[in-house]
RNA sequence: UGCUGUCUUCAGGGCGAGGUGCAAGUCCUCACCGGUGGUCAAAGCCCACGAGCAAUUUUUUGCUGAAUCGGUGCAAUUCCGAUGCCGACGGUAACAGUCCGGAUGAAAGAAGAUAUUU
Numbered sequence: 001u002g003c004u005g006u007c008u009u010c011a012g013g014g015c016g017a018g019g020u021g022c023a024a025g026u027c028c029u030c031a032c033c034g035g036u037g038g039u040c041a042a043a044g045c046c047c048a049c050g051a052g053c054a055a056u057u058u059u060u061u062g063c064u065g066a067a068u069c070g071g072u073g074c075a076a077u078u079c080c081g082a083u084g085c086c087g088a089c090g091g092u093a094a095c096a097g098u099c100c101g102g103a104u105g106a107a108a109g110a111a112g113a114u115a116u117u118u
Stems, first nucleotide, its partner, number of pairs: 002117001004115007016030004031098002033087002035049004044085002052063004067083005089101003
């Protein structure tokens, strides 16, 4: 220093203002938010993964959202400019990316400790 084993810790943000109404953080106008790894260069919307849902021989399989144009550059659907778009399930006095709940959970993965070995 690399591989492998064991263990520990960490690992998701966001409704502010106005309107309607008996009632809305759920509707309407504006506002606000963006997990992990990768990719010549930094990504919610490029690729993959996690989360979520369904089935299952319990370990696997399936399903699972969204972007274009211009500029710079060796290189960017990632930067800059412009204009867009998307967001599980259950609950609720009324339809939820932002409230409450499963969840003091799980987890992609990140960091570290330790042992063996090279």
Notes
The RNA shown here (FMN riboswitch aptamer (RFN element)) has 118 nucleotides. The prediction has a mean pLDDT of 83. Its Rfam family is "FMN riboswitch aptamer (RFN element)". Rfam links the family to the GO term FMN binding. Of the family's consensus pairs, 100% are formed in the model.